[in-house]
RNA sequence: GCGGCUUGCAAAGAGAGCUUCCAUCCAACCAUGGAACGCCGAAGGGGCAAGCGCAACCGAUUUCGCUGGUCGGUGCGCGAAACUCUCAGGUACAAGGAUUUGCAGGCCGA
Numbered sequence: 001g002c003g004g005c006u007u008g009c010a011a012a013g014a015g016a017g018c019u020u021c022c023a024u025c026c027a028a029c030c031a032u033g034g035a036a037c038g039c040c041g042a043a044g045g046g047g048c049a050a051g052c053g054c055a056a057c058c059g060a061u062u063u064c065g066c067u068g069g070u071c072g073g074u075g076c077g078c079g080a081a082a083c084u085c086u087c088a089g090g091u092a093c094a095a096g097g098a099u100u101u102g103c104a105g106g107c108c109g110a
Base pairs, nucleotide, nucleotide: 002109003108004107005106006105007104008103009102010101011100012099017037019036020035021034022033023032024031038091039090040089044087045085046084047083051078052077053076054075056074057073058072059071060070061069062068
């Protein structure tokens, strides 16, 4: 100097009801908890394609026939996302926020 994972700091960073009712707090709003009806997808989480692998069964091919091989189908496993599901989370500001850039580290590898 390189690669993988990861932490901190800084900048940027979308979407969707400041919904209704009850309770607490409050001058009030907000907030918190419960309930109800909507909505969002970019914390986290779940799902899947092509393809690859396995080799039980079936079929095809080759053969006089069998075994074996190969191919196809069924089956099982691995298999991505910003796709998808909306469990979780979110739905004025704030906070959070995938991801991007910069800086400084940690662990591991060759």

The RNA shown here (Glycine riboswitch aptamer) has 110 nucleotides and comes from an Anaerolineae bacterium. The model forms 91% of the base pairs in the Rfam consensus. The coordinates come from a structure-prediction model, not an experiment, and the mean pLDDT is 84.